[in-house]
């Protein structure tokens, strides 16, 4: 840099001790315990291995909220703005090249 896929799913424990949700805003989640590491669990995207198939390993991945929402540009509502709805987008995150 291509492709795909992102309303579905799945946490407890120990260690830590104050931040986390990529970014900006909102807006939430956390001393009834963030972040991160450890163990155990689990869920099941995408590749892969054996298999007649179901299911299964194994690889990375992931387990609060729709990628939590909006950023952008078009429709649609409206007296003008705000919003509110609905599409594509970009941003990202994740697999496989």
């Nucleotide at each position: 840099c291509u492709u795909a896929u992102c309303a579905a799913g799945a946490g407890a424990a120990g260690u830590g001790g104050a931040g986390g949700g990529a970014c900006u805003g909102g807006c939430c989640c956390u001393u009834u315990g963030a972040a991160a590491c450890u163990u155990c669990g689990g869920c099941a995207a995408c590749a892969u291995g054996a298999u007649g198939a179901c299911g299964c390993g194994u690889g990375u991945g992931c387990c609060a909220a729709u990628u939590c929402c909006a950023g952008u540009a078009g429709c649609c509502u409206a007296a003008u703005a705000u919003g509110u709805g609905c599409u594509a987008g970009a941003a990202g995150a994740u697999a496989a090249g």
Predicted 3D model of a 97-nucleotide RNA (SAM riboswitch aptamer (S box leader)) from Staphylococcus nepalensis.
RNAcentral holds the sequence, with entries from MGnify.
Its mean pLDDT, the model's own confidence on a scale to 100, is 81.
Taxonomically the source falls in Staphylococcus (Bacteria, Bacilli, Caryophanales, Staphylococcaceae).